[in-house]
C1' cells in the first nucleotide's frame, strides 16, 4: 500500500455584542403578583420510530376458570425484558471473525402448483428379468400377454439413506461390513446446554414465520393517567334500554364471584370555558473516581458531585480568530453531518460526521 | 404527547401460499361519420409502499423502516 474485520473515542473550539427560558439574591413601603438589575444553569447519541421491558398513577382487594397474546438451545446478569454476557450446536468465510425464530414432524389434522409412472398407504413411462403364446433364425432375436423390481434412465425444490461385497430369474437394508442419521441404557467430563466411549433396537423426507402439543410468562389503560384550585353555563332537547324476576357500572372479549345501582344507564343533538392556574415535575434501578468480586455482562464498598424543565413551546443570531475538508489563480471563496428534550428510567432498531487502535488476507520492497 | 388504522391499474375496490394478479369507471386504437359524441370491436397501462427473511414457491406469512388517514382537552 489494497481489501477487509473488531472495538473505542467524537459530535467543531474560543472571545465579544445582541437576545430567549429555568433557579436564586437584591431593590421598588411589599406576602403575592408585576418589573428592573445581578449571578448562575441551559439538548442527544440517537432527544427519532414508539418496537419491547420496567417505574409511577388511577380502574373496589387485582379472585377463580377459558379464550386470546407473547416467548422458546444452556447458564449467569438484571427492577424487568422478546435485552446483553459467557458458552454449546449447526452454518458461512482462505482468515481475522461473523450469523441462527435453534422445544416438538416418532400425539393427531391438515399442505406439496407445474412437471413427473409415483409426492408419502409407492398405483411402473422407458428399462431389467421369470414364465406363456406368436413368428423367425444356424444361433442371439422381434412382437404379443400375466407379473416380479424402485439398481439404471428421465421429471422436480424435493424420489423413500451412502459406498462395497453377498444375494437373486432380474432386483431390493433382504443380509453383512464401514459410514450416516435416528431412539433407547451405561460410563466418563461439564452447574448446564452438550461432548467423548460402549451396548442394543431401527432406516421413520420436507415443513410448526400451517392448524396444533409442551414448557414458561401475562389484569387493562396511560401523564390528555390521576389530584387540587378557579371560571362560566340551560344539570336543555330527542331516541333506546331499563326499574329488584334488575338495564347497565365497576376501563378486561366471555363466563363464575364480589360490589355499586333507579333523581338510572347508552348514543345523538346541543350548553360553557377560549385552550386558566398549581401539584404530579427530576435526588435519580442518577453521574464522577477509586476499590473489591467476576472471562463477562454486572455487582459491592468508599470517597465526591445535583446536571435542562419549556407549554406553542426557551436552548439562538452576528462578527472575529483559529480547527478541519473541498475548490482554484495561494489567497480568497464554500463547506463542517444525522437531527431538536416534553413524566421518567432500561434496551432494541434506523439515520448519520470525523477520527483512533488492534488484528487478518493479498501484492510490493529490503 | 398517546392511541388506533390503511396501503394492490389513473381512480373505487376484489383477491389471503401454487393466475401471465382481476371487475368497474377512466384510458389508448381501430370500426362507423363530413366532424364531434354515443355505439360496436379490441388492448391492462402494475416494483401489489419500500428492504430482508421463512418456504421448492409471498399480493397473501414473519421482522424492520416509508408514506397517508382518524381519534384523544376541560366543566355542567
Nucleotide at each position: 500500500g489494497g481489501a477487509g474485520u473488531a472495538g473505542g473515542u467524537u459530535a467543531g473550539g474560543u472571545a465579544a455584542u445582541c437576545g430567549c427560558u429555568g433557579u436564586u439574591c437584591u431593590c421598588a413601603a411589599u406576602a403575592g403578583a408585576u418589573g428592573a438589575g445581578a449571578a448562575u444553569a441551559g439538548a442527544g447519541g440517537a432527544a427519532a420510530g414508539u418496537c419491547c421491558g420496567g417505574g409511577c398513577u388511577c380502574c373496589g382487594g387485582a379472585g377463580g376458570g377459558c379464550a386470546g397474546g407473547g416467548u422458546g438451545c444452556u447458564c449467569c446478569g438484571u427492577a424487568a425484558c422478546g435485552c446483553g454476557g459467557a458458552g454449546g450446536a449447526g452454518a458461512g468465510g482462505u482468515g481475522a471473525c461473523u450469523c441462527u425464530a435453534c422445544g416438538g414432524a416418532a400425539a393427531g389434522u391438515g399442505c406439496a402448483a407445474c412437471a413427473g409412472a409415483a409426492a408419502a398407504u409407492a398405483c411402473a413411462c422407458c428399462g431389467c428379468c421369470c414364465c406363456g403364446c406368436u413368428u423367425u433364425u444356424c444361433a442371439u432375436g422381434a412382437g404379443c400377454g400375466u407379473g416380479g423390481u424402485a439398481a439404471g434412465g428421465g421429471u422436480g425444490a424435493a424420489a423413500a439413506a451412502g459406498u462395497g461385497a453377498g444375494g437373486u430369474a432380474a432386483g431390493a437394508g433382504c443380509u453383512c461390513a464401514c459410514u450416516g442419521c435416528u431412539u433407547u441404557c451405561u460410563c466418563u467430563g461439564g452447574u448446564g446446554a452438550c461432548a467423548g466411549a460402549g451396548g442394543a433396537g431401527g432406516c421413520u423426507g420436507g415443513a410448526a414465520a400451517a392448524c396444533c402439543c409442551c414448557a414458561c410468562c401475562u389484569g387493562g389503560a396511560g401523564c390528555a393517567a390521576g389530584g387540587c384550585c378557579a371560571a362560566a353555563u340551560a344539570g336543555g332537547g330527542a331516541a333506546g334500554c331499563g326499574a329488584u324476576u334488575g338495564a347497565g357500572g365497576a376501563u378486561g372479549g366471555c363466563c363464575c364471584g364480589u360490589c355499586c345501582g333507579a333523581u338510572g344507564c347508552u348514543u345523538c343533538c346541543g350548553g360553557g370555558u377560549u385552550c386558566g392556574g398549581c401539584c404530579g415535575c427530576a435526588u435519580g434501578a442518577g453521574c464522577c473516581u477509586g476499590u473489591c468480586g467476576g472471562c463477562a455482562a454486572c455487582g459491592u464498598c468508599a470517597g465526591g458531585c445535583c446536571c435542562a424543565g419549556a407549554u406553542a413551546a426557551a436552548u439562538g443570531a452576528u462578527u472575529a480568530c483559529c480547527a478541519u475538508c473541498u475548490c482554484u489563480u495561494u489567497a480568497g471563496a464554500g463547506g463542517u453531518a444525522c437531527a431538536g428534550a416534553a413524566c421518567c428510567c432500561g434496551g432494541c432498531u434506523u439515520a448519520u460526521u470525523a477520527u483512533c487502535u488492534g488484528c487478518u488476507c493479498c501484492g510490493g520492497u529490503u | 404527547g398517546c392511541g388506533c388504522g390503511u396501503g394492490u391499474a389513473g381512480c373505487u375496490c376484489a383477491g389471503a401460499g401454487g393466475a401471465u394478479a382481476g371487475a368497474g369507471c377512466a384510458c389508448c386504437a381501430g370500426c362507423c361519420u363530413c366532424c364531434g359524441g354515443a355505439g360496436c370491436u379490441g388492448g391492462g397501462u402494475g416494483u401489489c409502499g419500500c428492504a430482508g427473511g421463512u418456504u421448492c414457491g409471498a399480493c397473501u406469512c414473519c421482522u424492520g423502516c416509508c408514506a397517508c388517514g382518524c381519534g384523544c382537552a376541560c366543566c355542567a
This is a predicted complex of two RNAs, RNase P RNA and transfer RNA, with 442 nucleotides together. It holds a member of the Rfam family "Bacterial RNase P class A". Rfam classes the family as a ribozyme. Rfam links the family to the GO terms dimeric ribonuclease P complex, ribonuclease P activity and tRNA processing. Its mean pLDDT, the model's own confidence on a scale to 100, is 78.